A computed fold for a 67-nucleotide RNA, annotated as Pistol ribozyme. Its Rfam family is "Pistol ribozyme". For this family Rfam cites "New classes of self-cleaving ribozymes revealed by comparative genomics analysis" (Weinberg et al., Nat Chem Biol, 2015). Its family is annotated with catalytic activity in the Gene Ontology. RNAcentral records the identical sequence in 2 taxa. The coordinates come from a structure-prediction model, not an experiment, and the mean pLDDT is 82. The sequence is in RNAcentral, with records from Rfam and ZWD.
[in-house]
RNA sequence: ACACGUUGCGCCGUGUAUAAAUAGCCAGUUAGGGCGCAAGCGUCCCGGCAUUUUGCCGGGGGUCUGG
Repeated sequence: ACACGUUGCGCCGUGUAUAAAUAGCCAGUUAGGGCGCAAGCGUCCCGGCAUUUUGCCGGGGGUCUGG
């Protein structure tokens, strides 16, 4: 400098051509992605369509708590 960790801003962390992960610790909770705010991409719930299956459309929720 660039890439990555869903997106924007700010962090944190890792990597060097790759796209993953241990990213303060412990415990509990959750389907829920590193953290904060916002989003609502994934994900979860409900309804409808199609259906062997994959899938499509609409609505809703939006991980949190304690030390």